Notes
Predicted 3D model of an 87-nucleotide RNA (c-di-GMP-I riboswitch aptamer) from a Pseudomonadota bacterium. Of the family's consensus pairs, 95% are formed in the model. The organism belongs to Pseudomonadota, within Bacteria. It matches the Rfam family "c-di-GMP-I riboswitch aptamer". From the family's description: GEMM was predicted in a large-scale screen for bacterial structured RNA regulatory elements. Model confidence (mean pLDDT): 91 of 100.
[in-house]
RNA sequence: UCUCGACAAAGGCAUACCCGCCGAAAGACGGGGACGCAAAACCACCGAUCUAAGGGACUCCGGUCCUAUGACAGCGGGGCUACCGAA
Numbered sequence: 001u002c003u004c005g006a007c008a009a010a011g012g013c014a015u016a017c018c019c020g021c022c023g024a025a026a027g028a029c030g031g032g033g034a035c036g037c038a039a040a041a042c043c044a045c046c047g048a049u050c051u052a053a054g055g056g057a058c059u060c061c062g063g064u065c066c067u068a069u070g071a072c073a074g075c076g077g078g079g080c081u082a083c084c085g086a087a
Stems, first nucleotide, its partner, number of pairs: 004085002012037002017032004022027001035074001042079002045077003049071002054067005
């Protein structure tokens, strides 16, 4: 240095849920809270997934369907950076 990951040490993050707040929604953010996590740091490049405001198609005018330019990095892959050091 690379790989790897201890019943190690020091620290770190924070699921569900609740409150507040932004948003059409998915979801984000702040506080509380811990299911878990060795990249559960960061990046939507690929696939998956979620939503459908706007747009489009249809309509029995109630609505239904399609669509990402929205979202998700704690779904998988990829990229990139990083703490510790037993085997």